[in-house]
The part of an RNA shown here (small-subunit ribosomal RNA, 3' major domain) has 470 nucleotides and comes from an uncultured bacterium.
Context: one part of a larger RNA
RNA sequence: UGACGGGGGCCCGCACAAGCGGUGGAGUAUGUGGUUUAAUUCGACGCAACGCGAAGAACCUUACCAAGGCUUGACAUUGAAUGACCACCUCAGAGAUGAGGUUUUCCCUUCGGGGACAUGAAAACAGGUGGUGCAUGGCUGUCGUCAGCUCGUGUCGUGAGAUGUUGGGUUAAGUCCCGCAACGAGCGCAACCCCUAUUGUUAGUUGCUACGCAAGAGCACUCUAGCGAGACUGCCGUUGACAAAACGGAGGAAGGCGGGGACGACGUCAAAUCAUCAUGCCCCUUAUGUCCUGGGCUACACACGUAAUACAAUGGCCGUCAACAAAGGGAAGCAAUACCGCGAGGUGGAGCAAACCCCCAAAAACGGUCUCAGUUCGGAUUGCAGGCUGCAACUCGCCUGCAUGAAGCUGGAAUUGCUAGUAAUCGUGGAUCAGCAUGCCACGGUGAAUACGUUCCCGGGCCUUGCACA
Repeated sequence: UGACGGGGGCCCGCACAAGCGGUGGAGUAUGUGGUUUAAUUCGACGCAACGCGAAGAACCUUACCAAGGCUUGACAUUGAAUGACCACCUCAGAGAUGAGGUUUUCCCUUCGGGGACAUGAAAACAGGUGGUGCAUGGCUGUCGUCAGCUCGUGUCGUGAGAUGUUGGGUUAAGUCCCGCAACGAGCGCAACCCCUAUUGUUAGUUGCUACGCAAGAGCACUCUAGCGAGACUGCCGUUGACAAAACGGAGGAAGGCGGGGACGACGUCAAAUCAUCAUGCCCCUUAUGUCCUGGGCUACACACGUAAUACAAUGGCCGUCAACAAAGGGAAGCAAUACCGCGAGGUGGAGCAAACCCCCAAAAACGGUCUCAGUUCGGAUUGCAGGCUGCAACUCGCCUGCAUGAAGCUGGAAUUGCUAGUAAUCGUGGAUCAGCAUGCCACGGUGAAUACGUUCCCGGGCCUUGCACA
């Protein structure tokens, strides 16, 4: 000087408390451990691994296993030589592949040759998701959006170092004010950026407008998207040290950081990643490379994490009401009206490269029924019959109808999220994607309760003290 303390002081955070909803119990989905297996590919392991890499394992993917093949190779450059290439058919085979056949005879040219493509001897070499994240780059997590971390000059100290950065106030903040052997400065904080809340103006098509519809007309309104205005403790009062600031008020759509996002200082964890990529070294080279078929990653006495569904009456079911959104997506696509089917879906194809057409709401409201039951709750499991995608749904997809109708009556110890348009609840869209979503990322609808307070638990910041640690 740090780190540490079941030392002290001050302060903060859904940290506790006050509340609301969960997890832990049930069956299901998914990840992990373990076990099993020819293989169940690999990585991630307290917080900060475990619906994580994976924004989507039937083949492919795929890295794993079994069997069958290849060895200048699936891919790249050089390369003597030969030929257009492609395409199609037959046979053998699980296919890779092998054998045979049909068709074709590239472009430029100074006719020497050149270019692209295919075959191809020999060799240089290719290739490796093989090892090392404790050799590395890059990217990332975390403490933590915590308020800190430093430097120059000066001063003090023999020195390590100190001072500044401590102190009195204040703030979300090393934020600002005052004081002070310090005076300044940098990286952080804040602001500058984006979205949102109000309004002016400009622009009106595909949007909006006299609602039976259309045409025509118009741009007031809605809205769209550019440029502005607006909020600054600016004004008033009180407190304060005549400061910074705090509290109350006015005006205002908004008030003291208005609400969100992006943005992550010096550093910590030899943190994660050699399997995104790049890369040193080591290793393999008729195999640790590569091609193909099938299997596996989907196994199942069990244990844990994360979710979705429930256990019901604030509910289930049936009907009515053209109820009412936002944000997205659409050409190998989205698909309307219509018809067929109980339904999944099928037929068909108007319109739309979209403010134009399409995908497209549910909870809510109103009426009826059920009357507290393992039920008209709950939907697992299983049988049968079908639909869709796709060469192909057996291992191993999703959906529909009929039947079946399991556990479960609110969950021990323990534990978690959330302070407002939040929690809770309701549906919608998108990426990935042929198909497959209870996951993820976004969107809107309905819409609470509580916070006395900082003694305690956890984490953090500043000062101080002890110290047998560095």